[in-house]
Context: one part of a larger RNA
This record gives sequence, structure tokens and C1' cells, in this order.
RNA sequence: CGUUAGUUAUUUGAGGGGCCCUGACUCUAGUACGAGAGGACCGAGUCGGACGUACCGCUAGUGUACCAGUUGUAUCGCCAGAUGCACCGCUGGGUAGCUAUGUACGGAUGAGAUAAGCGCUGAAAGCAUCUAAGCGCGAAACUCACCUCAAGAUAAGAUAACUUUAUAAGGAUCGUCGAAGACUACGACGUUGAUAGGUUACAGAUGUAAAGGCAGCAAUGUCAAAGUCGAGUAAUACUAAUUAUCCGUAAG
Repeated sequence: CGUUAGUUAUUUGAGGGGCCCUGACUCUAGUACGAGAGGACCGAGUCGGACGUACCGCUAGUGUACCAGUUGUAUCGCCAGAUGCACCGCUGGGUAGCUAUGUACGGAUGAGAUAAGCGCUGAAAGCAUCUAAGCGCGAAACUCACCUCAAGAUAAGAUAACUUUAUAAGGAUCGUCGAAGACUACGACGUUGAUAGGUUACAGAUGUAAAGGCAGCAAUGUCAAAGUCGAGUAAUACUAAUUAUCCGUAAG
């Protein structure tokens, strides 16, 4: 821009994309078959491999603004306590998030029309013949079915609701943000408010802070599950989402 007023929702599905894999073992059954050796079809089940999708409760990894220990050096006048730099200085752990090595699930089933092939009926050709007329079975391939995108499907679909003469319905700008994201877009919220931050509580991480008291000659122990803390959950308007502006309406 179109879809012939505008708008908000919910949809149909022309058409497109994805998936499509496979093994071992058990039972049937040591049965059918076979002199024996050996050893099934059909059918029922169990456990796997690779591949794919999703997720983070478990296991494991990462986690450079989390916690602790520690070396060298410098600074804060000194002690104590801190901080800077040294690959995040090194080391031990680790929340959220992101992940796989972890967990869950998937390939199913059925239908249609067929291929090779197997048939029925059956003439040409009194026989025979699956074929010439006619009819049937038959595969991971084909068309559906399963998952997914989809009305620019210009043949532009359908349903429901809303709205219009000084700005409507609705949308945008702007702001607070996000399991959304390069930007944009998308989604949540904007005081009729829990959108983010803060605060409080809890979960979780680290592992018992500083100062002081007590015990000990001292190292150290203890008061102390301490102190500190990023992303999590909930509550709470304390802070910021103020005020406002713009776009947007036809009548064959």
C1' cells in the first nucleotide's frame, strides 16, 4: 500500500515445511519342518542405539559486581581491620540464568489409491490364459492421518463485538520493565498501579564476620547456624512509571 469505512478479538485452511530410522533378547516353541544336525513364518512383549523436541525438579558443568581461605606488594600514620594490583592473583565452594553428561517425550496407528508380484471371472482362439471388457489383494515410496506455519489464498475468506462530527472505537509518542530482544519488533504495566528499584520476610549460597567479653602462657577456642550476599518467591506504594501531545471517522 492492497484486501473498498475504521477497529478489537476469535478462527477456516488453499498451500508450504517437519517427522518417517533401527537392533538385541523373551514368549509362542525347541513347536511347524527335518532321518538327524538344525530350526522358523505369523503373532505378543521387554530392553536398547543413533536422531529429534522440550525442560532444569534430580545428577553434572559454567556462573569475571556472591561467600570464604591465602601469597607477594602498595596504600589507608602505626596495631588491628580494610582496599588496589598481580590471568577473576591463586585456591575451595556456589544462587539465578544458560546448558548436557541429566530428565521427559517422539517415530505410533489407521485409511485411500498403487508398484513389482499374486489372484478371480473371461474371451479373441469350443481348449488354455491375471486382461482384451470387468473384479480383488499387494510396499518404509505416493495422498491423508500426526506436529507446525499459513487469507498478499490479489479468488485477499469466515464469525462475534465496538465506533463516528469535533474528534469516536482504537492506536501511537513518552515512561517503568521482561523467561522478548542487535536495532526494531513482541509481551507486561503506567497511581482505578505490584512494572522495575528499595524495604521486610522466606528460599538459597558461603561457613561462624568486626569489636568486645570469657578460657588459655600462647597458638587458639567460645559467646555465634555468626556475618555477608547477584539475578529467586511473596508481601509492601517508600522511589520512579508525572503532566501531556499526536494519529485516526464512509454512506452505491
RNAcentral holds the full RNA, with entries from ENA.
Large-subunit ribosomal RNA, domain VI from a Bacteroidia bacterium, 252 nucleotides, folded computationally.
Taxonomically the source falls in Bacteroidia (Bacteria, Pseudomonadati, Bacteroidota).
Its mean pLDDT, the model's own confidence on a scale to 100, is 88.